[in-house]
RNA sequence: CUCAGGGCAAGGUGAAAUUCCUGACCGGCGGUAUACCCCGCGAAACUGCAUGGCAGUCAGAGCUGGUGAAAUUCCAGCGGCGACAGUAAAGUCUGGAUGGAAGAG
Numbered sequence: 001c002u003c004a005g006g007g008c009a010a011g012g013u014g015a016a017a018u019u020c021c022u023g024a025c026c027g028g029c030g031g032u033a034u035a036c037c038c039c040g041c042g043a044a045a046c047u048g049c050a051u052g053g054c055a056g057u058c059a060g061a062g063c064u065g066g067u068g069a070a071a072u073u074c075c076a077g078c079g080g081c082g083a084c085a086g087u088a089a090a091g092u093c094u095g096g097a098u099g100g101a102a103g104a105g
Base pairs, nucleotide, nucleotide: 001105002104003103010022011021012020024092025091026082027081028041029040030039031038036080037079045057046056047055048054049053062078063077064076065075066074084095085094086093
C1' cells in the first nucleotide's frame, strides 16, 4: 500500500410482522487432522485514564457412534447458538457503518 461477512424461499395469523407461528437460510480471523458451538482473537456495549488512542470489563452454543497414529474439526445421527438502536417482539430488514478490525497478501 491492497484486500478483509454471509443469510427468511414458500406458507399461516393480523389493520400492521422478512420481527410472532410452520418452515427456510447463514457461519469473520488465527491455532489444532479440515471447527458457528475446543483454545484464542476481532467487531458491538460498558468503565477508567484523558481525547492521540491506550488499558480493563463484558461477550452465545455439542453430545453420541464410526474411521484413524492423530479429529468435540472428517463421516453418520440427533441437538444448540447468534451485540446494540429502530420497528408488531429481528442471527437474516433498516441504522451507527462510504466506519472499525482480528488478520491475509
Molecule: FMN riboswitch aptamer (RFN element)
Organism: uncultured Bulleidia sp.